[in-house]
RNA sequence: GGGCCCAUGGUCUAGUGGUUAUGACAUCACCCUCACACGGUGAAGGUCGAGAGUUCGAAUCUCUCUGGGCCCA
Numbered sequence: 001g002g003g004c005c006c007a008u009g010g011u012c013u014a015g016u017g018g019u020u021a022u023g024a025c026a027u028c029a030c031c032c033u034c035a036c037a038c039g040g041u042g043a044a045g046g047u048c049g050a051g052a053g054u055u056c057g058a059a060u061c062u063c064u065c066u067g068g069g070c071c072c073a
Stems, first nucleotide, its partner, number of pairs: 001072007010025003018056001027043005049065005
């Protein structure tokens, strides 16, 4: 220098054009227990790496940039 892949709550992750972005762990509250753990119920926590474009509508498609990984030279 060229090519490919990835970026979504604190962490991991589902969602590949259309209702309010899914679940697990973690956190908090309550129940359970003499108490703790386990277990049960519920809550808070995201505006999908940044910007622009396409579209009636974008996490999803296109372009640029940023960060990470792999391959080639």
Predicted 3D model of a 73-nucleotide RNA (transfer RNA) from a Nanobdellota archaeon. NCBI's taxonomy places the organism under Archaea, Nanobdellati, Nanobdellota. The prediction has a mean pLDDT of 83. Its Rfam family is "tRNA". About the family: Transfer RNA (tRNA) molecules are approximately 80 nucleotides in length.